[in-house]
RNA sequence: GCCGGCGUGGUGAAAUUGGUAGACACGCAGGACUUAAAAUCCUGUAGCCGCAAGGCUGUGUCGGUUCGACUCCGACCGCCGGUA
Numbered sequence: 001g002c003c004g005g006c007g008u009g010g011u012g013a014a015a016u017u018g019g020u021a022g023a024c025a026c027g028c029a030g031g032a033c034u035u036a037a038a039a040u041c042c043u044g045u046a047g048c049c050g051c052a053a054g055g056c057u058g059u060g061u062c063g064g065u066u067c068g069a070c071u072c073c074g075a076c077c078g079c080c081g082g083u084a
Base pairs, nucleotide, nucleotide: 001083002082003081004080005079006078007077010026011025012024019067027045028044029043030042031041032040046057047056048055049054060076061075062074063073064072
């Protein structure tokens, strides 16, 4: 250089004939229980705006197709593998 695969919250990992993104687990925060802890249980856990109801944005980056994109297409970035 060429070919192939992969990139999703703090972490792992789902969601794919295009139709509610983040299920589930871990971690973290608060609470219950306890004399205190561990274990267990409950609630919360992307960002911005808003008193609230709610709204907008967000799947490596930037574009495109589409009523609708994590999913399809293009370019680029990063990682892994193969190859002359």
This is a predicted structure of an 84-nucleotide RNA (transfer RNA) from a Patescibacteria group bacterium. Rfam family: tRNA. The prediction has a mean pLDDT of 80.